The RNA shown here (Fluoride riboswitch aptamer (crcB RNA motif)) has 61 nucleotides and comes from a Halothiobacillaceae bacterium. The sequence was found by an Rfam model in a public genome assembly.

[in-house]
RNA sequence: GACCAGGUUGGGGAUGAGGUUCCUCGAUACCCGCCAGAUGGCUGAUGACCCCUGCCAAGCU
Numbered sequence: 001g002a003c004c005a006g007g008u009u010g011g012g013g014a015u016g017a018g019g020u021u022c023c024u025c026g027a028u029a030c031c032c033g034c035c036a037g038a039u040g041g042c043u044g045a046u047g048a049c050c051c052c053u054g055c056c057a058a059g060c061u
Stems, first nucleotide, its partner, number of pairs: 010025004016052001018050004033042003
């Protein structure tokens, strides 16, 4: 390093970090949004919640 078998410490949930929780997967770890006329347009840093960072809009100083 490859192959086989078993196991789970782990992986993932449309762009970042931490915590909580849910779902799903099993190391080949199942994730990669929505709409229309599909060469176009739209929402969002979350699966969900809290919070930080970044971005956008409005108001005040």

The model forms 100% of the base pairs in the Rfam consensus.